[in-house]
Molecule: transfer RNA
Organism: Nanobdellota archaeon
RNA sequence: GUCGGGGUAGUACAGCGGUAGUACGCCGCCCUCAUGAGGCGGAGGUCGCGAGUUCAAAUCUCGUCCCCGACA
Numbered sequence: 001g002u003c004g005g006g007g008u009a010g011u012a013c014a015g016c017g018g019u020a021g022u023a024c025g026c027c028g029c030c031c032u033c034a035u036g037a038g039g040c041g042g043a044g045g046u047c048g049c050g051a052g053u054u055c056a057a058a059u060c061u062c063g064u065c066c067c068c069g070a071c072a
Stems, first nucleotide, its partner, number of pairs: 001071007010024004018055001026042005048064005
């Protein structure tokens, strides 16, 4: 340099046009003599960044930044 995969909550990931989710973690409550485990509830997200298409974009298109891999 060319090609491909990836970037979404603190962490690991799902979601592939129609209200952004799961697990762990965090906070509160219940349970317990207490801790852990278990149960219930809650907070937390400019979906890497910018633009375009669309009634509607995390999702499609273009540009750009970063990570991984293949080829040269």